[in-house]
RNA sequence: GCCGGGGUGGCGAAACUGGCAUACGCAACGGACUUAAAAUCCGUCGGGCCGCAAGGCCCUUACCGGUUCGAUUCCGGUCCUCGGCA
Numbered sequence: 001g002c003c004g005g006g007g008u009g010g011c012g013a014a015a016c017u018g019g020c021a022u023a024c025g026c027a028a029c030g031g032a033c034u035u036a037a038a039a040u041c042c043g044u045c046g047g048g049c050c051g052c053a054a055g056g057c058c059c060u061u062a063c064c065g066g067u068u069c070g071a072u073u074c075c076g077g078u079c080c081u082c083g084g085c086a
Stems, first nucleotide, its partner, number of pairs: 001085007010026003019069001028044005046059005062078005
C1' cells in the first nucleotide's frame, strides 16, 4: 500500500430484509432472607431538561457528511482495532 472482519449503556452483547435503540447476561445501587455474611429472590439501572407526582420532551449506536418520511442498518470520507496479502 491492497483486501476483509469489528467499533452499540460501566463491561460483554442482541437487534443489520431501513420502522419503539439497548433485549439478554455481568457489574453497580436499594430491598427481602440471615446472628452476620455468601448464595438466592424482588426492584432500579445511558445523558440532559420540565414536572409535587404520574409522566412528558430532546439527545445518544467510533467521528463527520449524504440518501430517505424515517438510518445501528444503505452510500462516501476519517479514526481506532483484529486478520490476510504484498
A computed fold for an 86-nucleotide RNA from uncultured Mitsuokella sp., annotated as transfer RNA. The sequence was found in a public genome assembly. Rfam family: tRNA.